The RNA shown here (transfer RNA) has 71 nucleotides and comes from a Nanobdellota archaeon. The source organism's lineage runs through Archaea, Nanobdellati and Nanobdellota. Rfam family: tRNA. It is annotated as a transfer RNA. Its family is annotated with triplet codon-amino acid adaptor activity in the Gene Ontology. The prediction has a mean pLDDT of 82.
[in-house]
């Protein structure tokens, strides 16, 4: 050097173009004499850029890193 697949909370993942949700993990409060644990409320996320569209996580294009196949 070229094909292709893949990028979402702290992790690992959902999401028919219509205001991004669950697990877990943290934070508060609760129950307990404490712990473990349970229960309740909260807070955090679309890799960056242009397009196209009334509207983009999603569709197009170029860039960025991983991945994997060929040379």
């Nucleotide at each position: 050097g070229g094909g292709c697949c893949u990028g979402u909370a702290g992790u690992a993942u959902a999401a028919u173009g219509g205001u991004a949700g669950a697990a877990u993990a943290u934070a508060u409060c609760c129950a307990u004499g404490g712990c473990a644990u349970g229960g309740a409320u909260g807070g955090g996320a679309u890799c960056c850029g242009a397009g196209u569209u009334c509207g983009a996580u999603u569709c197009u294009c170029g860039g960025c890193a991983g991945g994997u196949c060929c040379a």